[in-house]
Order: sequence, then structure tokens, then C1' cells
RNA sequence: UAUGCAAAAGGGCAAACCAUCCGAAAGGUUGGGACGCAAAGCCUCCGGUCUAAGUCCUAAAUAGGAUAGGGUAGCGGGGUUGCAAUG
Repeated sequence: UAUGCAAAAGGGCAAACCAUCCGAAAGGUUGGGACGCAAAGCCUCCGGUCUAAGUCCUAAAUAGGAUAGGGUAGCGGGGUUGCAAUG
């Protein structure tokens, strides 16, 4: 470093979708519901990605473009905590 032993017991969380509320949107709350998840527990420090209210530019137009102080922890990395077994 790789593979096997590996499968158990008690359980946990909850995608899409539906209803509800919040939000400019992305998206989020609550309830139902299960696609899946050994951290799919928690945290935006780094990268990716989504949205563009506001701001700026073009235009004169009701349009277009750029941009995160917004989001995504079920996109990765990282930090941190937890259950069980074996060793």
C1' cells in the first nucleotide's frame, strides 16, 4: 500500500414528487413520501456549480451581458463529533 475476514444487532437520515409557508431567484421551513446514504451528523475555510435582488456596462428596450454580501454540507477537499463489530 492492496485484498480478505465482512457479516450481524439496535437503529438513524431522507431524493424525486405532493401540500404549506418564506424568498427577486437559486433555494429553504413544516407535514406526507422513500431514491438512496456507514457519517446523506454539524461547520462555507478552499475549489466547483446554481441564481442575479442590488450594482455596473451595452442599449433606448419591456431586452442583453458581467458580478455574490445569496444558495448547494445529498458536488468534492478540509475541520469536528458520533454508533457497532473485528483487530

c-di-GMP-I riboswitch aptamer from a Deltaproteobacteria bacterium, 87 nucleotides, folded computationally. The source organism's lineage runs through Bacteria, Pseudomonadati, Myxococcota and Myxococcia. Model confidence (mean pLDDT): 84 of 100.